A computed fold for a 136-nucleotide RNA from a bacterium, annotated as FMN riboswitch aptamer (RFN element).
Its mean pLDDT, the model's own confidence on a scale to 100, is 80.

RNA sequence: GCAGCCUUCUGGGGCAGGGUGAGGCGCCGCUUGCGGCGCCGAUUCCCGAUCGGCGGUGACAGCCCGUGAGCCCGUAAGGGCGUGGCCCGGUGGAAUUCCGGGGUCGACGGUACAGUCCGUAUGAGGUGGAGGCUGC
Numbered sequence: 001g002c003a004g005c006c007u008u009c010u011g012g013g014g015c016a017g018g019g020u021g022a023g024g025c026g027c028c029g030c031u032u033g034c035g036g037c038g039c040c041g042a043u044u045c046c047c048g049a050u051c052g053g054c055g056g057u058g059a060c061a062g063c064c065c066g067u068g069a070g071c072c073c074g075u076a077a078g079g080g081c082g083u084g085g086c087c088c089g090g091u092g093g094a095a096u097u098c099c100g101g102g103g104u105c106g107a108c109g110g111u112a113c114a115g116u117c118c119g120u121a122u123g124a125g126g127u128g129g130a131g132g133c134u135g136c
Base pairs, nucleotide, nucleotide: 001136002135003134004133005132006131007130008129009128017047018046019045023040024039025038026037027036028035029034030033049116050115051106052105053067054066055065056064062104063103070081071080072079073078086102087101088100089099090098107120108119109118110117
């Protein structure tokens, strides 16, 4: 230095503002289950805002390749299944990665329908750092 293994640590971000009003509460009226008025009421709906893990890739990537939160079986070790989304132009030797423009996507459970809230999660995995053992 390379390979295998072990221990340990690490382990992403994100609704400002406006609208609507399911529903709830209070008061009043009466035809007693309806009506009127007031207040509260969605980071979920609408307008708008906003975020982008890790590894790889001829040059920097949410949307190119791979990987991660899911589900099922199992006491466990472990096994099986699933897993979203990009185009055009420019520069260049090289870019779906840069620049310009326009798009698009985001687990499961909860709740007024959620990438952004709460929970699953003091979790899990990839990754990266540190240390150790063995072999060459």